A computed fold for a 72-nucleotide RNA from Blyttiomyces sp. JEL0837, annotated as transfer RNA. Model confidence (mean pLDDT): 82 of 100. The sequence is in RNAcentral, with records from ENA.
RNA sequence: GCAUUUGUAGAACAGUGGUUAGUUCACGUGCCUUCCAAGCACGCGACCCGGGUUCGAGCCCCGGCAAAUGCA
Numbered sequence: 001g002c003a004u005u006u007g008u009a010g011a012a013c014a015g016u017g018g019u020u021a022g023u024u025c026a027c028g029u030g031c032c033u034u035c036c037a038a039g040c041a042c043g044c045g046a047c048c049c050g051g052g053u054u055c056g057a058g059c060c061c062c063g064g065c066a067a068a069u070g071c072a
Stems, first nucleotide, its partner, number of pairs: 001071007010025004018055001027043005048064005
C1' cells in the first nucleotide's frame, strides 16, 4: 500500500428495515444478615464520525477514523 472482518452502557456480547435497543457481569439504592459475602427487588448507563437511500436505518450504500487478520 491492497483486501476482508469488526466498531452497540464501565466490561463482554445479542439485535430479520418498523413495538420502549436487550442479556450477563460490574456500579448505585433498598430488603435480608450482628457485620460482610451470597441471594432477592428496583435503578443507572450505549448504537465510532459524516453523508446518502427509504415513509422509516443499530441494520442497507458511500466516505472517514480506529482495531484485528491476510497478502505485498